[in-house]
Molecule: TPP riboswitch aptamer (THI element)
Organism: Siccirubricoccus phaeus
RNA sequence: AACGGACACCUGGGGAGCUCCGUGCGGAGCUGAGAGGCGGCGAGGCCGCGACCCGUGGAACCUGAUCCGGUUAGGACCGGCGAAGGGAUGGUGACCGUGGUGCCGG
Numbered sequence: 001a002a003c004g005g006a007c008a009c010c011u012g013g014g015g016a017g018c019u020c021c022g023u024g025c026g027g028a029g030c031u032g033a034g035a036g037g038c039g040g041c042g043a044g045g046c047c048g049c050g051a052c053c054c055g056u057g058g059a060a061c062c063u064g065a066u067c068c069g070g071u072u073a074g075g076a077c078c079g080g081c082g083a084a085g086g087g088a089u090g091g092u093g094a095c096c097g098u099g100g101u102g103c104c105g106g
Stems, first nucleotide, its partner, number of pairs: 002098004007093004011055004017030005037049005061086003067080004
């Protein structure tokens, strides 16, 4: 050099479900990295920022899917589907370790 580990900044992508209570705002519970924290508009929701995860070594995330089997109070909760089809060109800096090379000495 290369490899491995972890960090910071810039940049790009993504998702927010289920159950109960409550007149609404809201509150409580389940899984999970994350289930809507802040602001604006708004009928639904959308946009910007933040948190979290992921960037081709790509299961972050989407389609299939009002799918199939299991489980549960319920639910992408578990598994299949999945050697399927898509999916963000990532960049820079410095640290540690392994290890290599050069020089000197034995």